[in-house]
RNA sequence: AACCAAUCGGAAGCGCCAGACCUCCCCCGGCGGGAGGUGACGAGGAGGAAGGUGAUCGAAGUCUUCGGCGGAUGCCUUCCCGGCCGUCCACGGUCGUGACGAGUGGGAGCAAACCCCGGGGGUGACCCCGGGAACAGAGGCCCACCCGAUGUGGAGC
Numbered sequence: 001a002a003c004c005a006a007u008c009g010g011a012a013g014c015g016c017c018a019g020a021c022c023u024c025c026c027c028c029g030g031c032g033g034g035a036g037g038u039g040a041c042g043a044g045g046a047g048g049a050a051g052g053u054g055a056u057c058g059a060a061g062u063c064u065u066c067g068g069c070g071g072a073u074g075c076c077u078u079c080c081c082g083g084c085c086g087u088c089c090a091c092g093g094u095c096g097u098g099a100c101g102a103g104u105g106g107g108a109g110c111a112a113a114c115c116c117c118g119g120g121g122g123u124g125a126c127c128c129c130g131g132g133a134a135c136a137g138a139g140g141c142c143c144a145c146c147c148g149a150u151g152u153g154g155a156g157c
Base pairs, nucleotide, nucleotide: 014070015069016068017067019066020038021037022036023035024034025033026032027030041058042057043056047080048079049078050077051076052075053074081096082095083094084093085092087155088154089153090152091151100148101147103145104144105143106142107141115132116131117130118129119128120127121126
């Protein structure tokens, strides 16, 4: 130094950078070298395992929130575990511990960046922190209407 293993810490709309763009320095004039910077704003989202896959929602907007890599709580399939379908078992169905689901209409509640003010770091690109005032949608929740399901067999009472 590389590889392997273990442990600890950290992130999951998260990490990374080889393209790209930008900055500084050097040699100097080049299709050069070196060192850096940028590279997604929050909301929502987890029973376990494996496989597959194009992984939800809006906000912002001269410009990269470009392009890409990895990962990932999404979705689909299978198995396992668990709840419900009065008790137990099997099958079937449905769901995931708040453990029936679909649809329509209505309602309440909800963000950060951006912006404004202030502070700090860096030669610089740029980065970090505090305060102020706003503004979503999905999902979930509440109400109304409506549809489907609430099963089959066995045992037991």
This is a predicted structure of a 157-nucleotide RNA (glmS glucosamine-6-phosphate activated ribozyme aptamer) from an Acidimicrobiia bacterium.
The sequence was found by an Rfam model in a public genome assembly.
Of the family's consensus pairs, 86% are formed in the model.
Its mean pLDDT, the model's own confidence on a scale to 100, is 78.
Rfam family: glmS glucosamine-6-phosphate activated ribozyme aptamer. By type it is a riboswitch.
The source organism's lineage runs through Bacteria, Bacillati, Actinomycetota and Acidimicrobiia.